[in-house]
RNA sequence: AGUCAACUAGACAGUCGCUCUUCUUCUUGUAAGGAGGGAGGAAAGUCCGGGCUCCACAGGGUAAGGUGCCAGGUAACGCCUGGGCGGCGCGAGCCGACGGAAAGUGCAGCAGAAAGUGAACCGCCUAAGCCAGCAUGCUGGCCGGUAAGGGUGAAAAGGUGCGGUAAGAGCGCACCGCGCGACUGGUAACAGUUCGUGGCGAUGGUAAACCCCACCUGGAGCAAGACCAAAUAGGAAUCCAUUGGUGUGACCCGCACUGGAUUCGGGUAGGUUGCUAGAGGCGUGUGGUGACAUGCGUCCCAGAGGAAUGACUGUCCACGACAGAACCCGGCUUACCGGUUGACUCAA
Numbered sequence: 001a002g003u004c005a006a007c008u009a010g011a012c013a014g015u016c017g018c019u020c021u022u023c024u025u026c027u028u029g030u031a032a033g034g035a036g037g038g039a040g041g042a043a044a045g046u047c048c049g050g051g052c053u054c055c056a057c058a059g060g061g062u063a064a065g066g067u068g069c070c071a072g073g074u075a076a077c078g079c080c081u082g083g084g085c086g087g088c089g090c091g092a093g094c095c096g097a098c099g100g101a102a103a104g105u106g107c108a109g110c111a112g113a114a115a116g117u118g119a120a121c122c123g124c125c126u127a128a129g130c131c132a133g134c135a136u137g138c139u140g141g142c143c144g145g146u147a148a149g150g151g152u153g154a155a156a157a158g159g160u161g162c163g164g165u166a167a168g169a170g171c172g173c174a175c176c177g178c179g180c181g182a183c184u185g186g187u188a189a190c191a192g193u194u195c196g197u198g199g200c201g202a203u204g205g206u207a208a209a210c211c212c213c214a215c216c217u218g219g220a221g222c223a224a225g226a227c228c229a230a231a232u233a234g235g236a237a238u239c240c241a242u243u244g245g246u247g248u249g250a251c252c253c254g255c256a257c258u259g260g261a262u263u264c265g266g267g268u269a270g271g272u273u274g275c276u277a278g279a280g281g282c283g284u285g286u287g288g289u290g291a292c293a294u295g296c297g298u299c300c301c302a303g304a305g306g307a308a309u310g311a312c313u314g315u316c317c318a319c320g321a322c323a324g325a326a327c328c329c330g331g332c333u334u335a336c337c338g339g340u341u342g343a344c345u346c347a348a
Base pairs, nucleotide, nucleotide: 001345002344003343004342005341006340007339008338010316011315012314013313014312015311016310018038019037020036021035022034023033024032025031026029040322044333045332047331048330049329050328051327052221053220054219055218064217065216066215067214068213069083070082071081072080073079084098085096086095087094088093099212100211104210105209106206107205121150122149123146124145125144129142130141131140132139133138134137158176159175160174161173162172163171177200178198179197180196181195182194183192184191185190225273226272227271228270235264236263237262238261239260240259244258245257246256247255248254280299281298282297283296284295285294286293287292317320
C1' cells in the first nucleotide's frame, strides 16, 4: 500500500416513566411494593427457501414460471462449501445465468464489395483459351484466376514459416491451434510435453431470441387458523294454543293473514389463543480439506396489540453511522460515522 476473515456499534452514575414475567401485601384493584427480562447486524427490501395453518388433491400429461459446469452440505433453496473451466490482478485474492448453435425457426444497427444458401471494392496475376496490333515474342483487350497485401467492422472463414505458383491458396510440408477416437488420471466436471486420425469453408456469432434437453414448482397466508360468546336475521326440536291474535267493519257472520314459551343451534361486537423453548444460544470433545454433522455440559435470552424499549441531569472521550421486532427460522441483497483483532500479499 493492499487482500481475506472475525468482533464492536459511545461509556458510567442518578432521577422519573413504559411493557412483560414472577413474588408479597391488602382496601381484591387489570391496585401498591419488591425482584428480574426488554431490538439489530442489518430488526430493512419482501427477492428466494422452509416450518406452521386453512383450502384443494387417485394417477398421468399439457400449459405457465423458475433453475442450469461437477461433487457435496442442508428441513429446503436461486444459499453455502470444495473442485473444474474462463476472465482480472505482480500477488494475497476477486469475478462469472458457466447445458445445447453438426433438431428447427429467427436476428445482426452503422460501416463495408461481402455478415453465412462460400464475399472480389482497391490491389495482385495473365500460365491456359480467344481477339487485335506489330518490331514474332512482346503490348493491349476479352474470358478469367486470386482471400497473400490494403480498407470496413465487435467479428471477414485457423496462425507462423518454408516450399510451391502466372499470382495465390492446407495446394504440400514442419510447428502451434482445432475436431474426432483411444489411453491414462479423476466419483465427476475436466485434464494430459500420451497415441492415432482428419487439412480444418468440418462446426462463424447470438439461446438474460423463440426453441431443445434435464430438474423443480398446487393455492392462499398469523388480517393464516382455533376457542369462548352479548346481539340480529333465518333455522331445528319439544310443549302449549288453534274456543287465540291481527286486518277489513259500527258490530256479528264471512274473508285474508298467523301465534306463544323453552331449549338447541347460529357467531356479529368483544374476549382468549395462535405468541415465542427454537432446524435455539454458549462452552467443549469427536468426524470432515470445508460447508456441516454429532456427543456431553450449561443457559432461557422482547412478545406488544394504535402498538413498550423512553425522557431529563451530571461526568468523560475518539463526540457516536445506518437504522426500530409484530408468527418463526435459513439465506440473498441493500444502507452504514468509525474502532478493534487475526492471517496473508506486494514494495522499500

The prediction has a mean pLDDT of 77. A computed fold for a 348-nucleotide RNA from uncultured Ketobacter sp., annotated as Bacterial RNase P class A. NCBI's taxonomy places the organism under Bacteria, Pseudomonadati, Gammaproteobacteria, Ketobacteraceae, Ketobacter. The RNAcentral record of the sequence draws on MGnify. It matches the Rfam family "Bacterial RNase P class A". About the family: Ribonuclease P (RNase P) is a ubiquitous endoribonuclease, found in archaea, bacteria and eukarya as well as chloroplasts and mitochondria.